RNAcentral holds the sequence, with entries from ENA. This is a predicted structure of a 394-nucleotide RNA (Bacterial RNase P class A) from Brevibacterium sp. The gene name in the source record is rnpB. Its Rfam family is "Bacterial RNase P class A". Rfam classes the family as a ribozyme.
RNA sequence: GCAGGUCGCCGGACGGCCGCGGCUCAGCAGGGCGAAAGCCGCUGGGCUGAGGAACGUCCGGGCUCCGCAGAGCAGGGUGGUGGCCAACAGCCACCCGGGGUGACCCGCGGGACAGUGCAACAGAGAGCAGACCGCCCGGACCGGGAGAGAGCCCGGAACGGGUAAGGGUGAAACGGCGGUGUAAGAGACCACCAGUGCCGCAGGUGACUGCGGCAGCUAUGCAAACCCCACCCGGAGCAAGAUCGGACAGACGGCGUUCGAGGGCUGCUCGCCCGAAGCCGUCGGGUGGAUCGCUCGAGGCCGCUGGUGACAGCGGUCCCAGACAGAUGGUCGUCGCGUGCAUCGGGGUGACCGGGUGCACGAACAGAACCCGGCGUACAGGCGGCCUGUCCUC
Repeated sequence: GCAGGUCGCCGGACGGCCGCGGCUCAGCAGGGCGAAAGCCGCUGGGCUGAGGAACGUCCGGGCUCCGCAGAGCAGGGUGGUGGCCAACAGCCACCCGGGGUGACCCGCGGGACAGUGCAACAGAGAGCAGACCGCCCGGACCGGGAGAGAGCCCGGAACGGGUAAGGGUGAAACGGCGGUGUAAGAGACCACCAGUGCCGCAGGUGACUGCGGCAGCUAUGCAAACCCCACCCGGAGCAAGAUCGGACAGACGGCGUUCGAGGGCUGCUCGCCCGAAGCCGUCGGGUGGAUCGCUCGAGGCCGCUGGUGACAGCGGUCCCAGACAGAUGGUCGUCGCGUGCAUCGGGGUGACCGGGUGCACGAACAGAACCCGGCGUACAGGCGGCCUGUCCUC
């Protein structure tokens, strides 16, 4: 230099104009409510206003209401070991298996001698087996050969049997290799190797690993098929839930219909006018409304300590959207970034590296709605740390 692996980070900046949500301060000529203070509203100022995934809503928790003596059934989930965590299907470290020259990556990783089930296509045979080709044996038959003959030798199609070593099919055909053996063969037997189970010793908290011995010789796969084993799980969700209270239906009580309720003019009384019947008080389900829940939290950042690590403890510091038709926007300019082209310098012995100027183009995925921890998915472009392989130069 090139090609990779892994961990982490960023994902435009500033300004002008127009505009929006929340909080707060000041003002108000006019508008609404109120006795007033003030509130709504309006105007102006200040502060603040999306993400690494706010996303999918797939897990786990907090919180709220309901349920609940305890236990169990049903249903669901998890599944190597040890740890972390509030918890988890998450994370860390390790084990085992697989892949890669390597850094490293992948695993839906309990049980297939408890039982049931399934194994497409191909193939003769697919789960206690299987004879299609091949190999071997048999008796009769056919053809050929030499022979005086009996009989012998060679070959052949069919038949009866043996055989799982070879071919072929398949994802998978009941260990591998060498020998003994045999008519041909076969763990039928033997040595070695692999694998399984048991025992012993050693190491490890453990999963497991190493060594030695013995056994039968081999016992297929699928449990994200039923199932078995161990452990875990009550249900619904912020439209959870709580508070407030105007009007209306309705219920009860009181007053009233010429001895007139009530209304208007008015600051009040008197007065005047309207008015032939309702008015007032208490209670008041549901809907709609307002307020709370609501954002300070297993919180962010920095440092120290412990730990291989996930993480934990301590100290300091910061406050960071809270809407309810739902704001966080639009536009312009300058700069920065990336790519391409043109051009001009520089550094190094070198492989090569790093810049200036101009022009053009480009800038993603996406967007809070009770809050957290994860996982998964999307993403233009860029940066850094550590590590691996290979090549080149000195």